[in-house]
Source information
RNAcentral holds the sequence, with entries from MGnify. A computed fold for a 133-nucleotide RNA from a soil metagenome, annotated as c-di-AMP riboswitch aptamer (ydaO/yuaA leader). Its Rfam family is "c-di-AMP riboswitch aptamer (ydaO/yuaA leader)". About the family: This family represents a conserved RNA structure found upstream of the ydaO and yuaA genes in Bacillus subtilis and related genes in other bacteria.
RNA sequence: CGCCGAAUCCUCGGCAAGGAGCCGAGGACCGGGGGACCCAGGUUGUUGGGGUGAAUCUCGUGGUGAUGCCGCGAGAGGCGCCGGCUCUUUCCGCGCCAACCCGUCAGCUAACCCCGGAGGCCCACGAAAGAGG
Repeated sequence: CGCCGAAUCCUCGGCAAGGAGCCGAGGACCGGGGGACCCAGGUUGUUGGGGUGAAUCUCGUGGUGAUGCCGCGAGAGGCGCCGGCUCUUUCCGCGCCAACCCGUCAGCUAACCCCGGAGGCCCACGAAAGAGG
C1' cells in the first nucleotide's frame, strides 16, 4: 500500500505534559436484536427453541453406549481474493465453510425500545467486457 469484517469519523471534559496515549460523555454514520394490525403458522420440549455470521445440507466410512459428538472422503450449496483510480460482470486460479451468544423464550412487524462499532491478516500474482473518474 492492500485484504476479511458493521467495526469508521467528529466534538467536549478529565488524566498525562514534547507528544502519542488512557478514561468518561455526546453526535454523525454503519451494523444487529426485540416489538402491532394484516399475513403466515398451530403447540405438545433433553433429540428444546432462537440469534450474530458466508460458515449449511446430503451421502459413504471409522471411533463412541448413543438419534448426539469427533475424524476422513465425496456431492450440492454458500463466501472471500484474484488489485494499486473506483464500481459491476464473466472466465481462470487460490482459499474458507469457523467461532460465539441468549437461556425454555422471540415468525413477519409501523410506532417504540435495546445493543455493537471488535478482532485478525498481507509482499504479490492472471485474462476480458462495460460504466464512471